[in-house]
RNA sequence: GGGCGAGUACCCAAGUGGCCAAAGGGGGCAGACUGUAAAUCUGCUGGCGUACGCCUUCACAGGUUCGAAUCCUGUCUCGCCCA
Numbered sequence: 001g002g003g004c005g006a007g008u009a010c011c012c013a014a015g016u017g018g019c020c021a022a023a024g025g026g027g028g029c030a031g032a033c034u035g036u037a038a039a040u041c042u043g044c045u046g047g048c049g050u051a052c053g054c055c056u057u058c059a060c061a062g063g064u065u066c067g068a069a070u071c072c073u074g075u076c077u078c079g080c081c082c083a
Base pairs, nucleotide, nucleotide: 001082002081003080004079005078006077007076010026011025012024018066027045028044029043030042031041032040046055047054048053059075060074061073062072063071
């Protein structure tokens, strides 16, 4: 230099253009249980809000579309292969 693959919430990780603030596990917070702790169970875990809901977000920047984590282009980072 070329080809292929990957980048998602605190971590791992799933994710057909609409049913996605996004499965599941871990961690964290709160509660139940326990003499205490552990284990187990329940709820929550982007922001605001009592709630309905609103806003923002899937590496970065653009684009297509009524609508993008998903499709297209470029860039960055990582991995594998070729030279």
Transfer RNA from a Phycisphaerae bacterium, 83 nucleotides, folded computationally. Rfam family: tRNA. By type it is a transfer RNA. The coordinates come from a structure-prediction model, not an experiment, and the mean pLDDT is 81. It was read from a public genome assembly. The source organism's lineage runs through Bacteria, Pseudomonadati, Planctomycetota and Phycisphaerae.